[in-house]
Molecule: Bacterial RNase P class A
Organism: Marinirhabdus gelatinilytica
This record gives sequence, C1' cells and structure tokens, in this order.
RNA sequence: GCUGCAGGCCGCCUUAUCGUUUCCGCUUAGGCGGGAGAGGAAAGUCCGGACACCAUAGGGAAGCAUAGCGGCUAACGGCCGUCAUCCCGCUACCAGCGGGAGAGGACCAGUGCAACAGAAAGGAUGUACAGGUAAUGCUGUAGUGAAAUCAGGUAAACUCUAUGCGGUGAAAUGCCACGUAUACCAGCGUUAAGGGUACCCGCCCGUGCUGGAGGGUAGGCAGAUAGACCCCGUUAGUAAUAGCGGGGCCAGAUAAAUGAUAAGGGUCCCGAAGUUACUUCGGGAUACAGAAUCCGGCUUAUAGGCCUGCAUUUUUU
Repeated sequence: GCUGCAGGCCGCCUUAUCGUUUCCGCUUAGGCGGGAGAGGAAAGUCCGGACACCAUAGGGAAGCAUAGCGGCUAACGGCCGUCAUCCCGCUACCAGCGGGAGAGGACCAGUGCAACAGAAAGGAUGUACAGGUAAUGCUGUAGUGAAAUCAGGUAAACUCUAUGCGGUGAAAUGCCACGUAUACCAGCGUUAAGGGUACCCGCCCGUGCUGGAGGGUAGGCAGAUAGACCCCGUUAGUAAUAGCGGGGCCAGAUAAAUGAUAAGGGUCCCGAAGUUACUUCGGGAUACAGAAUCCGGCUUAUAGGCCUGCAUUUUUU
C1' cells in the first nucleotide's frame, strides 16, 4: 500500500433577490428591524416509558414476554462486562492468544419430528458372518445412515419450570363560548335493567337503558415543546454509565410552513492535456429521505468521504 471483518463520524457550503412559519421589539392604518425554522434515521409502529383518563379489591384462567453470572438505566425484549459453547487464524498436538457469532433453564413430566440409504428409524426390526440356547435378536462383529437394538439428537418443535406484565392513547384528556327540544312512540326495568373494571368470579356506581322520530352544534384555548434536553471540561469506573463545574435555548404548524431562482465553490465519476506530488479544461452526479405530544432503544434504507481496531498479503528499512 491492497483486500477482508468489526465499530464510529460526516453526509453538501456561501452570497444575492423574492417568498414563507413562529417569537421579540418598534411604528402604530399601512409596515419596518432582529432571532430561530425538518433527521440520523423524522421511516417501521416493533419494544419500554413520561403524561392524561378509567379502575384501584382482589383472586382465577387465558395470552404474551424473558431465561448462564454480574452491572447500567425512568424502564425495556435494550446496552456493558465476564463465563461457557461454536467458527476462523497463530501452532504438528495440548494449553494459551487474537478476531468473530448467536434467542445460553428443562429431553427420565408428556406428545411430536428426522428425506435418502438400509432388513429395520424406536420398544421398530433381524440382511450377512460368528458364538450360544429347550426355544427366541440371546450375545458380538460387519453393512446402510447424521443417528441402529427399552439408544441418542431436536424445545426461534408443541410443551414444562421459574420470574414478570391493568387498560386506553394526543382524534388521549381538560376548560370556555354559542345554540337547542326531549314535547313524542315502542320494548325492557326501578326486588333491578344498565354502566365501569380487557374475560370469569368478586367488587363499585346506579333510574333509567335500548331503538325510532325530531332539533342544535361541529368555534376557541390548553395539552404542545425548558426537557430522564444539548455542548465542553473534569472525577470515578475495564466499560455501559454516574457525579461535579461551566455554557446554550436550537420548529411548534393545524390541512399542515421550513422554499424558489441565479452565480460561485466543495466532494465523487468519466475523458483530454501537462505531470514526482499534483494542476488545468470539458461533461455528468451530489444518497436515503421530510417533524405533528415527547423521550430511550431495536429494525430497515442510504451516492460518497473520513477515522479506529484486528487479520491476511506485498514493498521498504
């Protein structure tokens, strides 16, 4: 230097004009000025929560999830460390070292599954040879196969064990304004119907409930963006992470804004010329993709560039 594996970061920039959402200030009829304005995944809706409402009286069954040991976290099916197992390499081997992988309790609680080959795939069956018996695959070897004589394998096979889990979801939920009509009919019911608790039992509320007919409204505010927040430094720790100190405020729309045009530049690719490096000219490309209550993870997509670790190999010293 090339290649491979693993991990991490960035992922277009500047100027001008016009336009657009929000906040602040000024002018105050107009309008003017300043600050900010889509991501590492905003995606999938797969997990866990914050928050809001219901219940809070539990118990049971079902369903789902997790599964060596320890730690982190608000929590998790996540992350970190370590042990074991497996794969690759360094070695001829053991041991050891380096890198990588995964969903790591139980197969005597039970039920399943295993093509082909083979005589036969589970208490199923007896091919060939040998030994033995009153007799029988009773015993051994061979053969086929991944596995062959009440065997072993397999549980991201069903299942069992241990532990855990209340429900709904921002169209949640709360407040205000405006307006009207329950005047009617039918059924059930006031010993309860009905409603809530995902289901059952139990518990709580309870005179109305269901259907028809008819009438009014569909407007505003909050939730809604100061956070389990971001950046820098330091201490502790193998690490995940935690403490301390300092600095910062970085969308809040409601049919949904965060853009358009022009010029120049950056990066990459191709061609040409010069050329030690590299420079110039021309052409092309510039990924995946777009907030909608918010946060922590996981998974998926991604033109191209950079960094770190390990391994093989080549060259030089």